The prediction has a mean pLDDT of 80. Predicted 3D model of a 75-nucleotide RNA (transfer RNA) from a Candidatus Aenigmatarchaeota archaeon. Rfam family: tRNA. By type it is a transfer RNA. Lineage of the source: Archaea > Nanobdellati > Candidatus Aenigmatarchaeota. The sequence is in RNAcentral, with records from ENA.
C1' cells in the first nucleotide's frame, strides 16, 4: 500500500441485504408508588438525525463516492 467486516442513546445490540409512520429493546440514569433503611418490584420519563462530508432521490441509518477510526487477513 491491498481485500474483508465493523462505527446508531451513558453502555451492548437491532433496524441496512429489499430506501417510506415520530430510528427499537435491554442494561444504566431521574421521578412516583412500595420499604424503617437498601435492594428487587410495578409506573412514569429524559437521552441518538446513525463517526465526517459530499451525490442520488419526492424521501437515505439503509444506495453511491470520498474520507477518519477500530478490528482481521494478505504483502
Nucleotide at each position: 500500500g491491498g481485500g474483508c467486516c465493523g462505527g446508531u442513546a451513558g453502555u451492548u445490540a437491532a433496524a441496512c441485504c429489499u430506501g417510506g409512520u415520530u430510528a427499537u429493546a435491554a442494561c444504566g440514569c431521574c421521578c412516583g408508588c412500595u420499604u424503617u433503611g437498601c435492594a428487587a418490584g410495578c409506573g412514569g420519563g429524559a437521552g441518538g438525525c446513525u463517526g465526517c462530508g459530499g451525490g442520488u432521490u419526492c424521501a437515505a441509518a439503509u444506495c453511491c463516492c470520498g474520507u477518519c477510526c477500530g478490528g482481521u487477513c494478505c504483502a